RNA sequence: UUUUCAUCGAGAGUGGCUGAGGGACAGGCCCGCUGACGCCACAGCAACCGACUACCGGAGAACCGGAGUCAGGUGCUAAUUCCUGCUCCGCAACAGGCGGAGAAAGAUGAAAA
Numbered sequence: 001u002u003u004u005c006a007u008c009g010a011g012a013g014u015g016g017c018u019g020a021g022g023g024a025c026a027g028g029c030c031c032g033c034u035g036a037c038g039c040c041a042c043a044g045c046a047a048c049c050g051a052c053u054a055c056c057g058g059a060g061a062a063c064c065g066g067a068g069u070c071a072g073g074u075g076c077u078a079a080u081u082c083c084u085g086c087u088c089c090g091c092a093a094c095a096g097g098c099g100g101a102g103a104a105a106g107a108u109g110a111a112a113a
Base pairs, nucleotide, nucleotide: 001113002112003111004110005109006108007107008106013042014041015040016039017038021031022030023029025085026084027083028082043077044076045075048073049072050070051069052068053067055066056065057064058063081105086102087101088100089099090098091097
């Protein structure tokens, strides 16, 4: 980097450095010199992978599933992935509006190449 699978309506910030852009892309709308974004430190959230259990089920060891505990590897800590972008359905129909489902794109994890 690509492919496959799972999840994306919850949760969690302070300090230091730096200094103008940032929120993936486009449009919108936000954040930002009362210092954003980024980096570092510490703290926290969560539980994908992982570890564990004198629990439950698969008769039993191994193993599998469930339940629970921990937090080692990642991840995350403005706004639902901030909203919409494409297709379909319903309502409305003067506007190109409202609602729903799915896809695409993106993010994260796990596995494989």

SAM riboswitch aptamer (S box leader) from a Deltaproteobacteria bacterium, 113 nucleotides, folded computationally. The organism belongs to Myxococcia, within Bacteria. The prediction has a mean pLDDT of 85.